A computed fold for a 137-nucleotide RNA from Desulfonema limicola, annotated as c-di-AMP riboswitch aptamer (ydaO/yuaA leader). The source organism's lineage runs through Bacteria, Pseudomonadati, Desulfobacteria, Desulfococcaceae and Desulfonema. It was read from a public genome assembly, where an Rfam model found it. Its mean pLDDT, the model's own confidence on a scale to 100, is 75.

């Protein structure tokens, strides 16, 4: 220094929304904001081929887990999806089931073009397996 094994403790989550650097302000520094920029991540539009050709204002379509469906039509109930804290599974239970965009127009898509990197949350029970860190023998 390094492995395995016990044996204790420990972890922030959804999310594509992360990492890095550069400038400027405020600042003793930290840091923290704007703005620019690389890489990564995620979308979208866009041939040939191949699908679809079945049009039809009841417009269509597109991010997202957010869709149907019922009705006394009111933010009513019911549900498909998604989520409950390292991960995965079983039991039990809850929570959610929004929102926004293009604008009459988008099938798939090589090149190519082009946008985004916000937001929110604290989350509780019992069992199984399996991983990451760290401290000690």
């Nucleotide at each position: 220094u390094u492995a395995a094994u016990a044996u204790u403790g420990u972890a922030g989550c959804c999310g594509a929304g992360a990492u890095c650097c550069g400038u400027u302000u405020u600042c003793c520094g930290a840091a923290a904001a704007a703005c620019g920029g690389a890489u990564g991540c995620g979308g979208g539009g866009g041939a040939c081929c191949c699908a679809a050709u079945u049009u039809u204002u009841c417009g269509g379509g597109g991010c997202g887990u957010a869709u149907u469906c019922c009705u006394u039509c009111a933010u009513g109930g019911a549900u498909a999806a998604g989520g409950c804290a390292c991960u995965u599974c079983c039991a039990a239970g809850c929570c959610c089931g929004a929102g926004c965009c293009c604008g009459u127009c988008a099938g798939c898509u090589a090149a190519c073009c082009u946008c985004g990197u916000a937001g929110g949350c604290a989350u509780c029970u019992g069992g199984a397996a399996g991983g990451g860190c760290a401290a000690u023998a």